[in-house]
Predicted 3D model of a 139-nucleotide RNA (SAM riboswitch aptamer (S box leader)) from an uncultured Holophagales bacterium. Model confidence (mean pLDDT): 77 of 100.
Parts: sequence; structure tokens; C1' cells
RNA sequence: GUUUCAUCACGAGCGGCGGAGGGACGGGCCCUGCGAUGCCGCGGCAACCGGCUCCUCCCCGCCCGGCGCUCUCGGCGUCCGGCAGGGUGGAGUGGCAGGUGCCAAUUCCCGCUCCGGCACGGCCGGGGAGAGAUGAAAU
Repeated sequence: GUUUCAUCACGAGCGGCGGAGGGACGGGCCCUGCGAUGCCGCGGCAACCGGCUCCUCCCCGCCCGGCGCUCUCGGCGUCCGGCAGGGUGGAGUGGCAGGUGCCAAUUCCCGCUCCGGCACGGCCGGGGAGAGAUGAAAU
């Protein structure tokens, strides 16, 4: 880079460097010398993926107690209860640590299409696609 899948209405900024553009693209609308974009440091957020002598809940029933059956110091059970120990089981918008990511505006809004409404060259509301971003996996 490409493909697939998931998510995109939440959340989270200070300082230093630097000095003119930036918000992917087109249009709009914004941000920006009261210093943007970017880089660095620190701080933070919590989306994805791992991890754990962690926590909570659920499940299983190896397990414990009861009950029943059975000739058996044993065994069995479409039964009742428990939840300390066990599990390679499940869940958590729990915790901790790690790998990425992110910290103006809903992905800032619209773009193509479908549906509905209206004071119908258009506007409003909703669905889907496309594009983009991030993660995971594959290549």
C1' cells in the first nucleotide's frame, strides 16, 4: 500500500521550539501573529488489541452438604441447597500495567442515492452508500 471486519453524537491541554498557513478532497463554514499546522516535553482521555496469583457477576459441577437408589468403607442421580477450593468457560461503560490511537467545532456541515414533509428552481427530517480516520487480522 491492498483486502476484510468493527467503531466514529462520549471523552481528554498545558509548556517549549518555530513563524504561516490549517481543518484529507471540492463547496460552505470555521481556526489562526491574542502565534495556527507541525515537532518536542509533560499531562490527560479511553476506542481497539494483548496481559494478570486482581475484583464483581453468571455458567459448569471436578467439589461440599443434604435427600434418594444400591449387597458394597464404594458407586449412582433429568433431585434440593452451597459457592470456600477448581475450570482450559462467559460477561463487565470494573481495576492495574502494556501496544497503538486520540485530546477545536458530530468524521465541523454538505457532496451520491432512497423515503417522508413543506410556504417546493428550494428547504427540513430520516435511512443507506461512497470517501475519510482509528484499531484488529490477513497479505